The RNA shown here (Bacterial RNase P class A) has 358 nucleotides and comes from a Bacillota bacterium. It was read from a public genome assembly, where an Rfam model found it. Its mean pLDDT, the model's own confidence on a scale to 100, is 76. Its Rfam family is "Bacterial RNase P class A". Gene Ontology terms of the family: ribonuclease P activity, tRNA processing and dimeric ribonuclease P complex. Rfam classes the family as a ribozyme.

RNA sequence: UGAGUAAACUGGAUGGUCGCGGGUCAGGCCGUCAAACGGUCCGGCCUGAGGAAAGUCCGAGCUCCGCAGGGCAGGGUGCUGGGUAACACCCAGUGGGGGCGACCUCAAGGAUAGUGCCACAGAAAUAAACCGCCAGCCGGGGUCAACCGGCUGGUAAGGAUGGAACGGUGCGGUAAGAGCGCACCAGCGGCAUGGCGACUUGCCGGCUAGGUAAACCCCACCUGGAGCAAGACCAAUAGGGAGGCAUAUGGGGCUGCCCGUCCCGCCUCCGGGUAGCGUCGCACGAGGCGUCAGGCGACUGGCGUCCCAGAUAGAUGAUCAUCCACGACAGAACUCGGCUUACAGGUUUGCUCACCCG
Numbered sequence: 001u002g003a004g005u006a007a008a009c010u011g012g013a014u015g016g017u018c019g020c021g022g023g024u025c026a027g028g029c030c031g032u033c034a035a036a037c038g039g040u041c042c043g044g045c046c047u048g049a050g051g052a053a054a055g056u057c058c059g060a061g062c063u064c065c066g067c068a069g070g071g072c073a074g075g076g077u078g079c080u081g082g083g084u085a086a087c088a089c090c091c092a093g094u095g096g097g098g099g100c101g102a103c104c105u106c107a108a109g110g111a112u113a114g115u116g117c118c119a120c121a122g123a124a125a126u127a128a129a130c131c132g133c134c135a136g137c138c139g140g141g142g143u144c145a146a147c148c149g150g151c152u153g154g155u156a157a158g159g160a161u162g163g164a165a166c167g168g169u170g171c172g173g174u175a176a177g178a179g180c181g182c183a184c185c186a187g188c189g190g191c192a193u194g195g196c197g198a199c200u201u202g203c204c205g206g207c208u209a210g211g212u213a214a215a216c217c218c219c220a221c222c223u224g225g226a227g228c229a230a231g232a233c234c235a236a237u238a239g240g241g242a243g244g245c246a247u248a249u250g251g252g253g254c255u256g257c258c259c260g261u262c263c264c265g266c267c268u269c270c271g272g273g274u275a276g277c278g279u280c281g282c283a284c285g286a287g288g289c290g291u292c293a294g295g296c297g298a299c300u301g302g303c304g305u306c307c308c309a310g311a312u313a314g315a316u317g318a319u320c321a322u323c324c325a326c327g328a329c330a331g332a333a334c335u336c337g338g339c340u341u342a343c344a345g346g347u348u349u350g351c352u353c354a355c356c357c358g
Base pairs, nucleotide, nucleotide: 001354002353003352004351005350006349007348008347009346010345012323013322014321015320016319017318018317020048021047022046023045024044025043027041028040029039030038050329054340055339057338058337059336060335061334062227063226064225065224074223075222076221077220078219079093080092081091082090083089094108095106096105097104098103109218110217114216115215116212117211118210130159131158132155133154134153135152136151137150138149139148140147167185168184169183170182171181172180186208187207188205189204190203191202192201194199231280232279233278234276240270241269242268243267244266245265250264251263252262253261254260287306288305289304290303291302292301293300294299324327
């Protein structure tokens, strides 16, 4: 320099004007003895989408329904160890496959429990003789031959079919053959070695009957159902105000401490809104950021700090100016952890390969 690989970040910027949702602080008016709650109007300030808010595919929280206990059926998961609230997710490994490599990828338990299935072709798809080869017998033949035909038996070395034909290659061996014997290779089993384990390495045993379990099945573990349109509350025993009583040397907030101040209990009286555009669920959470410690890592713990949309016909927009690299995919609706899918452009880091220069 080029090609690649793994990951992280970003997702137009600044300002003005107008407008919308939410919060908060004041004010005007109505109402009242006065005030508060309430109704209405207006203003200031603060705040207002995403890395995927998406698909709704997994796992949870939360809610309601169901449920004595045990079992069956059904469903799910499926190499090992760990992480987590949990998972089908993540991390670290093991094994198979791919790549020169960085690295990528795999539903990866059991086919020696049993059953089923294996199209077409082929004799045969699981314990197989169609052709061929070999032996014997019979018949023909004739040169006591070669050769031809038939029957019986042996043979999985050769041919043929197939995705797959009863371990592979070679040497020996044999009538011809055959793990029949041997060497190497593949698989299986046993023993030993290292490892928590998946598994690895070594030795031994001729032990060698295919594949398929995203077919039934077996084994191990897990497993109720529906979902925020879940569900709860509202004509007073709620909430607000005034006065009185109680205690409190109490508790809590402002605020680390002191002072001060406000709130928290009971009784009497008073007025306002309310079945709806009502209140809650519902925005403080398995929370974000920083730092320290533990761990290879996923992650966990301590400390500090921050508060970050909350609607219910549903806001987050429009326009102007300046600038640039001219802007992709797309937008909350109970919440969270993942996965998957979509995505213009830009930035950064680790590593690999090739070539060149010093």